Background: A computed fold for a 73-nucleotide RNA from Arenimonas sp., annotated as transfer RNA. The sequence is in RNAcentral, with records from ENA. Rfam family: tRNA. Gene Ontology term of the family: triplet codon-amino acid adaptor activity. By type it is a transfer RNA.
RNA sequence: CGGGGCGUAGCGCAGCCUGGUAGCGCACUAGCAUGGGGUGCUAGGGGUCGUGAGUUCGAAUCUCACCGUCCCG
Numbered sequence: 001c002g003g004g005g006c007g008u009a010g011c012g013c014a015g016c017c018u019g020g021u022a023g024c025g026c027a028c029u030a031g032c033a034u035g036g037g038g039u040g041c042u043a044g045g046g047g048u049c050g051u052g053a054g055u056u057c058g059a060a061u062c063u064c065a066c067c068g069u070c071c072c073g
Base pairs, nucleotide, nucleotide: 001073002072003071004070005069006068007067010026011025012024013023020057028044029043030042031041032040033039050066051065052064053063054062
């Protein structure tokens, strides 16, 4: 320098191809059960999707540039 993968909640991931306003597990908070812990059940909070721009009525999703990380040449 060229090519490719990945980047979404505190952590691990799905959703992206086929655009319609974001979800799962663990963790966290509260309540209940227990003498307490662990554990179980119920409820709840938390992310504008790496950054910027473009297309569109509408973008996590499509396009472009850039950043980080990993791999190949």